RNA sequence: GGGGCCGUGGUCUAGCGGCUAUGACGCCGCCCUUACACGGCGGAGGUCGCCGGUUCGAAUCCGGCCGGCCCCA
Numbered sequence: 001g002g003g004g005c006c007g008u009g010g011u012c013u014a015g016c017g018g019c020u021a022u023g024a025c026g027c028c029g030c031c032c033u034u035a036c037a038c039g040g041c042g043g044a045g046g047u048c049g050c051c052g053g054u055u056c057g058a059a060u061c062c063g064g065c066c067g068g069c070c071c072c073a
Base pairs, nucleotide, nucleotide: 001072002071003070004069005068006067007066010025011024012023018056027043028042029041030040031039049065050064051063052062053061
């Protein structure tokens, strides 16, 4: 330098054009317990990497850029 894959709450992850973005762990509150753990209920937490395009509508499709990994040279 060229090609491929990936980027989504603190971490991991579902989603494959359509109503308010899914779940687990973690965090906070309440219940339970003499107490802790486990368990139950509820809650906070998201620029869907960035910019632009297509579309009535984009996390999703297209282009460019940034970052990570792999392959080729």